The RNA shown here (transfer RNA) has 72 nucleotides and comes from Flavobacterium sp. Taxonomically the source falls in Flavobacterium (Bacteria, Bacteroidota, Flavobacteriia, Flavobacteriaceae). It matches the Rfam family "tRNA". Gene Ontology term of the family: triplet codon-amino acid adaptor activity. It is annotated as a transfer RNA.
RNA sequence: GGCCGCAUCGUCUAGUGGUUAGGACGUCGCGUUGUGGCCGCGACAACCCAGGUUCGACUCCUGGUGCGGUCA
Numbered sequence: 001g002g003c004c005g006c007a008u009c010g011u012c013u014a015g016u017g018g019u020u021a022g023g024a025c026g027u028c029g030c031g032u033u034g035u036g037g038c039c040g041c042g043a044c045a046a047c048c049c050a051g052g053u054u055c056g057a058c059u060c061c062u063g064g065u066g067c068g069g070u071c072a
Stems, first nucleotide, its partner, number of pairs: 001071007010025004018055001026044006048064005
């Protein structure tokens, strides 16, 4: 340098055009407990960037950035 793949809460991840963007861990609060943990309930928090297509984009297209793989 060419080609291929990936990018979503603090972390891991689901989501094939109309979702309230879901789950687990985490953190916080409440309950429980002599205290703490476990457990139960609740809350917090996310679509890498810029364009394009579309009535509508996390999703499709183009470019960029970063990471991984492969060829040289």